[in-house]
Transfer RNA from a Candidatus Dojkabacteria bacterium, 74 nucleotides, folded computationally.
It was read from a public genome assembly.
It matches the Rfam family "tRNA". About the family: Transfer RNA (tRNA) molecules are approximately 80 nucleotides in length. It is annotated as a transfer RNA.

């Protein structure tokens, strides 16, 4: 240089071939329970879906550029 794939919460990963509040489980914080941990249980915070721009009534999903990571050819 080209062609491909991937990117959502701290972390591992769902989200009906565009549909009307983006969720699990693990980690965390509070509280129960216990002398104290742990283990259970219950509540809770945590996200501009890697960045921009497009199309759509509507976008995590489609298109386009960027940017990072795996891969294939040369």
């Nucleotide at each position: 240089g080209g062609g491909g794939c991937u990117g959502u919460a701290g972390c591992u990963c769902a989200a009906u071939u565009g549909g009307u509040u983006a969720g699990a489980g693990c980690a965390c914080c509070u509280c129960a329970u216990u002398u104290g941990c742990a283990a259970u249980g219950a509540g809770g915070a945590g996200g501009u879906u890697g960045g921009g721009a497009g199309u759509u009534c509507g976008a995590g999903u489609c298109u386009c550029c960027c940017c990072a990571g795996c891969u294939c050819c040369a």
Its mean pLDDT, the model's own confidence on a scale to 100, is 81.